Model confidence (mean pLDDT): 82 of 100.
Predicted 3D model of a 72-nucleotide RNA (transfer RNA) from a Pseudomonadota bacterium.
RNA sequence: GGACGUGUAGCUCAAUGGUAGAGCGUGUGGCUUACAUCCACAAGGUUCUGGGUUCAAAUCCUAGCACGUCCA
Numbered sequence: 001g002g003a004c005g006u007g008u009a010g011c012u013c014a015a016u017g018g019u020a021g022a023g024c025g026u027g028u029g030g031c032u033u034a035c036a037u038c039c040a041c042a043a044g045g046u047u048c049u050g051g052g053u054u055c056a057a058a059u060c061c062u063a064g065c066a067c068g069u070c071c072a
Stems, first nucleotide, its partner, number of pairs: 001071007010024004018055001026042005048064005
């Protein structure tokens, strides 16, 4: 320098263009003599950034940024 891929909750990851979710973690309550396990509930998101298409975009298009793989 070129090609491709990834970017969503604290972490790991889902999500046919139509209400953004799960597991783990965190907090509160229950349970227990107590802790752990278990059960219930809750908090936590500018879906990397800008622009475009669309009635409607995490999703499609485009330009960037970061990271990764491959080629040179």
Background
Lineage of the source: Bacteria > Pseudomonadati > Pseudomonadota. Rfam family: tRNA. The family's RNA type in Rfam is transfer RNA.